[in-house]
Context: one part of a larger RNA
RNA sequence: UGACGGGGACCCGCACAAGCAGUGGAGCAUGUGGUUUAAUUCGAUGCAACGCGCAGAACCUUACCAGGGCUUGACAUCCCGCGGAGACCCGGGAAACCGGGGGGGCCCCGCAAGGGGACGCGGAGACAGGUGGUGCAUGGUUGUCGUCAGCUCGUGUCGUGAGAUGUUGGGUUAAGUCCCGCAACGAGCGCAACCCUCGUUCACUGUUGCCAGCGUAGAGGCGGGCACUCAGUGGAGACCGCCGGAGACGAUCCGGAGGAAGGUGGGGAUGACGUCAAAUCAUCAUGCCCCUUAUGUCCUGGGCCACACACGUGCUACAAUGGCCGGCACAGCGAGAGGCGAGGCCGCGAGGCGGAGCGGAUCUCUGAAAGCCGGUCGUAGUUCGGAUCGCAGGCUGCAACUCGCCUGCGUGAAGCCGGAAUUGCUAGUAAUCCCGGAUCAGCAUGCUGCGGUGAAUACGUUCCCGGGCCUUGUACA
Repeated sequence: UGACGGGGACCCGCACAAGCAGUGGAGCAUGUGGUUUAAUUCGAUGCAACGCGCAGAACCUUACCAGGGCUUGACAUCCCGCGGAGACCCGGGAAACCGGGGGGGCCCCGCAAGGGGACGCGGAGACAGGUGGUGCAUGGUUGUCGUCAGCUCGUGUCGUGAGAUGUUGGGUUAAGUCCCGCAACGAGCGCAACCCUCGUUCACUGUUGCCAGCGUAGAGGCGGGCACUCAGUGGAGACCGCCGGAGACGAUCCGGAGGAAGGUGGGGAUGACGUCAAAUCAUCAUGCCCCUUAUGUCCUGGGCCACACACGUGCUACAAUGGCCGGCACAGCGAGAGGCGAGGCCGCGAGGCGGAGCGGAUCUCUGAAAGCCGGUCGUAGUUCGGAUCGCAGGCUGCAACUCGCCUGCGUGAAGCCGGAAUUGCUAGUAAUCCCGGAUCAGCAUGCUGCGGUGAAUACGUUCCCGGGCCUUGUACA
């Protein structure tokens, strides 16, 4: 100087408390450990691994296993020789591939002959190739403490020196934020602001958007209009600016007015010096080491989907604030051409036929669901719950046995609110309800967005956890 203390003082954070909903019990989904296996590829492992890399494992992917093949190679550059290559057909084969048939092109120079090139085959060797090892050799990227308020420097001063001072102190703040004081005076990286978005308003612009008044009327469907909604460009607006009080007359705090919004208005993006030899050699790049008829490469099939168990994360429930049936209503973000696919017809349904319109403020996905109204059930393992299993179908795809999703009929399991323990959340939040998107042929309870309905509670900081600052002890560095 730090680090640490079941030392002290002060202060924060859904840290506790106050409250609401959960997890831990059940069934299932998913990830992991373990076990099994020819293989169950590899990585991630307290917080900060475990619905994580995987924003899509039937083949492919795929790195794993078994078997069948290749050896200048699936891919790049260079040399020599030859030639259309390929589609297609026949035979063998599970395919890769092998044997045979087949046919006669493209680009450049050139009148032509011919030459060169792309492409293919054969050959030689330089070389290729490796998701093989090392993240403790590395770059890059990322997590984490933590959006915590800190981390430092120049000069000066003090100290033999390590170093200190500044950065401590008194106030204040979300903040090393600001004020005052002070052997310090300044400065940098962080904080804040500048950026995006939501909330109010003004101007401009009105089609594909809108419809107040007028016409028409089944419909903003069209005539008309651009006021309103909305769209998207530019401005205004919030600054403790104004008033009162508190305070050191300061910083600032408390209350009030006005205002759509009030003290950082809500949300996002933004992550200092550094810590964990943290993570990643399997995104990529890369040193070194290793393999070279194999640790490379092609193919078929299998595996990554196994299942006595254990854990994490979720979904669905255990019902009446509910289940079921009928009727009626209201969103927003988005996506669409090998795509989204109306109306219509067929099917109980998944879906099928068909194809209008739309590269989309126009058309489609797109009936939102919870909700509201009416009816029914009457506390029961039930008209709760839907696992499991049987049968029959639909869709995608070369192909759904291992191993997809969906529909109909039947079957109806556990489960009656969950031990110790433990998680999230302070407001348009939690809870609850549906919708969209990426990936994607198909496959979502995951992820990521969107809107609908919409709470309870916070006395307080003694305690648990994490953190900041000052101080104290130390045999630790």
Molecule: small-subunit ribosomal RNA, 3' major domain
Organism: uncultured Bacillota bacterium